RNAcentral holds the full RNA, with entries from ENA. A computed fold for a 703-nucleotide part of an RNA from a Pseudomonadota bacterium, annotated as large-subunit ribosomal RNA, domain II. Model confidence (mean pLDDT): 84 of 100. Rfam family: Bacterial large subunit ribosomal RNA. Rfam links the family to the GO terms structural constituent of ribosome and ribosome.

Context: one part of a larger RNA
RNA sequence: GCCGGCGAGUUCUGGUGAUUCGCUUGGUUAAGGCCGGUUAAGGCCGGAGCCAUAGGGAAACCGAAUGGUCUGAAUAGGGCCAUUUAUGGUGGAUCACCAGAGACCCGAAGCCAGGCGAUCUACCCGUGGCCAGGGUGAAUUCAGGCGAAAGCCUGAAGGAGGCCCGAACUCGUGGGUGUCGCAAAACCCUGAGAUGAGCUGCGGGUAGGAGUGAAAAGCUUAUCGCGCCUGGGAAUAGCUGGUUCUCCCCGAAAUAGCUUUAGGGCUAGCGGUGGAGAAAAACUAAGCGGAGGUAGAGCACUAAUGAGUUGGUAAAGGGCGAAAGCUCAGCCAACUCGUUAAACUCCGAAUUCCGCUUAGUAUAGCUCCACCAGUCAGUCUAUGGGGGAUAAGCUCCAUAGACAAAAGGGGAACAACCCAGAUUCUCGGCUAAGGUCCCUAAAUCCUGGCUAAGUAGGAAAGGAGGUGCCUUUCCUAAGACAACUAGGAGGUUGGCUUAGAAGCAGCCAUCCUUUAAAGAGUGCGUAACAGCUCACUAGUUGAGGAAAGGUGCGCCGAAACAUGUACGGGUUUUAAGCCAGGUACCGAAGCCAGAAAGUCUUCUAGAAUAUUAAAUUCUAGAAGACUGGUAGGGGAGCAUUCCAUACGCGAUGAAGGUUCAUCCGCGAGGAGAACUGGAGCGUAUGGAAGAGAGAAUGCCGGC
Numbered sequence: 001g002c003c004g005g006c007g008a009g010u011u012c013u014g015g016u017g018a019u020u021c022g023c024u025u026g027g028u029u030a031a032g033g034c035c036g037g038u039u040a041a042g043g044c045c046g047g048a049g050c051c052a053u054a055g056g057g058a059a060a061c062c063g064a065a066u067g068g069u070c071u072g073a074a075u076a077g078g079g080c081c082a083u084u085u086a087u088g089g090u091g092g093a094u095c096a097c098c099a100g101a102g103a104c105c106c107g108a109a110g111c112c113a114g115g116c117g118a119u120c121u122a123c124c125c126g127u128g129g130c131c132a133g134g135g136u137g138a139a140u141u142c143a144g145g146c147g148a149a150a151g152c153c154u155g156a157a158g159g160a161g162g163c164c165c166g167a168a169c170u171c172g173u174g175g176g177u178g179u180c181g182c183a184a185a186a187c188c189c190u191g192a193g194a195u196g197a198g199c200u201g202c203g204g205g206u207a208g209g210a211g212u213g214a215a216a217a218g219c220u221u222a223u224c225g226c227g228c229c230u231g232g233g234a235a236u237a238g239c240u241g242g243u244u245c246u247c248c249c250c251g252a253a254a255u256a257g258c259u260u261u262a263g264g265g266c267u268a269g270c271g272g273u274g275g276a277g278a279a280a281a282a283c284u285a286a287g288c289g290g291a292g293g294u295a296g297a298g299c300a301c302u303a304a305u306g307a308g309u310u311g312g313u314a315a316a317g318g319g320c321g322a323a324a325g326c327u328c329a330g331c332c333a334a335c336u337c338g339u340u341a342a343a344c345u346c347c348g349a350a351u352u353c354c355g356c357u358u359a360g361u362a363u364a365g366c367u368c369c370a371c372c373a374g375u376c377a378g379u380c381u382a383u384g385g386g387g388g389a390u391a392a393g394c395u396c397c398a399u400a401g402a403c404a405a406a407a408g409g410g411g412a413a414c415a416a417c418c419c420a421g422a423u424u425c426u427c428g429g430c431u432a433a434g435g436u437c438c439c440u441a442a443a444u445c446c447u448g449g450c451u452a453a454g455u456a457g458g459a460a461a462g463g464a465g466g467u468g469c470c471u472u473u474c475c476u477a478a479g480a481c482a483a484c485u486a487g488g489a490g491g492u493u494g495g496c497u498u499a500g501a502a503g504c505a506g507c508c509a510u511c512c513u514u515u516a517a518a519g520a521g522u523g524c525g526u527a528a529c530a531g532c533u534c535a536c537u538a539g540u541u542g543a544g545g546a547a548a549g550g551u552g553c554g555c556c557g558a559a560a561c562a563u564g565u566a567c568g569g570g571u572u573u574u575a576a577g578c579c580a581g582g583u584a585c586c587g588a589a590g591c592c593a594g595a596a597a598g599u600c601u602u603c604u605a606g607a608a609u610a611u612u613a614a615a616u617u618c619u620a621g622a623a624g625a626c627u628g629g630u631a632g633g634g635g636a637g638c639a640u641u642c643c644a645u646a647c648g649c650g651a652u653g654a655a656g657g658u659u660c661a662u663c664c665g666c667g668a669g670g671a672g673a674a675c676u677g678g679a680g681c682g683u684a685u686g687g688a689a690g691a692g693a694g695a696a697u698g699c700c701g702g703c
Stems, first nucleotide, its partner, number of pairs: 001703006011101014026051003032045004055062002067081005104242002107239001111232006122206009131196001133165003136161001140157007169193003174189004208224001210220003245637006255268005269375002271372007282361010296347001297345002302341012317328004378403010408419003423596004428592003434586003437570003443583001445582006456572001462556002466553010483540005489513003494508003519534001523532002597627013638692001640689010656676005662671003
């Protein structure tokens, strides 16, 4: 890992409700007793007690026709109750849920109690054992010498030391190997101590809030910030995981308030089931009547604000002045022009909300009662906002949708986007979004334009005689625009400045004349001149030209990788791109057609419930509508084991097993056949449950 078996809402007591049964001239017995009998079952007693028959009050107490009672001074008000005869009372059974119990199952770390442990290890006690060899050479003593002495010097002897080197022994420093190992701590190299606070054998002592500890919360049998075993014990677990057959009907929530509350709860909201009820209620559309202060806008208020004018003020600052003082900036106010605002408003929509009327929708919608839930982590998209950076697949609200709990078609792929809500079947049809050259179903369809960039098929500020369309102004056969030819002069080198300054470093001025025209000069240039050129003019030529604005489609701006170009690909250029218009077609689980099933409503017929009526239920038929679904609620069934009653099957082969292309049922399943097997089994109607397995790092076994 697979296969097989086992594996999770149970039982008791009490309560609430539904269904059903008994009694209701209230209901019911408990312990216990008697009878009975198989230690049964069952029957009969047993009225104690409980519920009901009256409520209110803490109680004393009071007590229901005209009300009762409590509060209260009250004959007030208020609370609860009665009156209203109906979904009444009571006891059982079944089912659902609640409470208490282990309470659906498995799962802690822990807490407490009583015991068992010092054969490991820590320390202690008793008694034994062990430490090759080498080195160093303390005290002390002796001898000699010296000294008055104390003592000193030299030599020899001596053999101290938590001394030195280093085996055994003890340890475990660094590195490596090992890491399903040789080993639940080893091996190799290296290293520390090695006469000491040394190492060690045997025997003994001290332990669980206790011991022991040269102290690391170390060690106390591979366990230690409180050992192990058993018990309390199925501790508790607002947490994680798991929770077993089928079909049918409905179908949520991820919000509010409170919470030592935030991943838990309670009540409400939203779901389901049953019952009762109202005559209107819900939604949509139209009309009418209202509420309002948002978007926008505005500056009339509040606040902010640019420029200006006028008036006031002017101590300090600037200017003038000898001073007095004058004046400017500044500040204040008014006015004019121009602006800004979530916490401004002289104004003010759309949408929304409230009310009324009309119409449509009708298994719809609303209210109440009872019972059963689940939900309290939401997510994205669009729109209006707050936070953030007018960031986030960000965060917090609001409104709507989708997903959640929704499959199908489109979007290459893609919960949330677009289309559209899947009961089942059809080798039937029509459409939606989106598409129709090929991959690939359907137009190489039609009409008119645009694009040349493969733009299409990623992007901004900004840039550009790309190109289409529109508009404005101006020049133009009295010749425009461009090109070519010619001219472009004189006073004058204007004045100043300057070494120089002559159109052309700079400053000032910028006139007059001759002219078809020509600046006291547009740009090069010179040291300064010179030279070239322009403005301006004439001629040649002969038809449009110049400058702006708007708009469509393009261009540049444009650098990224993981095998390889990259619109999904191939490919596409009067398109297979873009814009506008049109006609066909394709395209879904949508719609239509036909067939079938279920549910509900309405109707028809029949039957049943003790009679008439009514009502209910069941069966059959017709018509119409409906039938996606997680949590969850409700309904109807299948299968397993056992029990009761009745009826059956079986050695001419029970159960079980293997196989089947057979039959029945929507399904869970049921039947049949062949082979196997070798002794039990089934059907019908009821009843009772150890009653359904794929998941729990489930448990046991096999492979």